A computed fold for a 79-nucleotide RNA from Cytobacillus firmus NBRC 15306, annotated as ZMP/ZTP riboswitch aptamer (pfl RNA motif).
[in-house]
RNA sequence: AAGGCUAUGUGUAACUGGCGAGACGCGGAUCACCGCGGGGGAGCACAUAGUGUCGAAGCCGUUCGCCUGGGCAGAGGUA
Numbered sequence: 001a002a003g004g005c006u007a008u009g010u011g012u013a014a015c016u017g018g019c020g021a022g023a024c025g026c027g028g029a030u031c032a033c034c035g036c037g038g039g040g041g042a043g044c045a046c047a048u049a050g051u052g053u054c055g056a057a058g059c060c061g062u063u064c065g066c067c068u069g070g071g072c073a074g075a076g077g078u079a
Base pairs, nucleotide, nucleotide: 003054004051005050006049007048008047009046010045011044012043015040016039017067018066019065020064021063024037025036026035027034028033058072059071060070
C1' cells in the first nucleotide's frame, strides 16, 4: 500500500420443511415434499466513506420446543 473490518447504497440471491402449543394460508402427494400466496433471508458483486494490519468462536427461514433436510462461508482433493 493491497487485503481485512465497520457503515451506507445498488444489483443478484441459495434456502424458506414436519409435529405440538392460543401461534402462516390454499391445493396436492408416492409424505418432514411439490405448486401458489404472504413474510423472511445469509451469501456474492460493485460503488462511497471510515479504520489502518486489526487472531479464533461460523452464518441463513419459525414466537417457542422437539425433529428433518438443505444452502452459504472456510480448508483440502478430483474432473
Background: The prediction has a mean pLDDT of 76. Its Rfam family is "ZMP/ZTP riboswitch aptamer (pfl RNA motif)". Rfam 15.1 lists 3,295 matches to the family in 2,545 species. Rfam links the family to the GO terms regulation of purine nucleotide biosynthetic process and one-carbon metabolic process.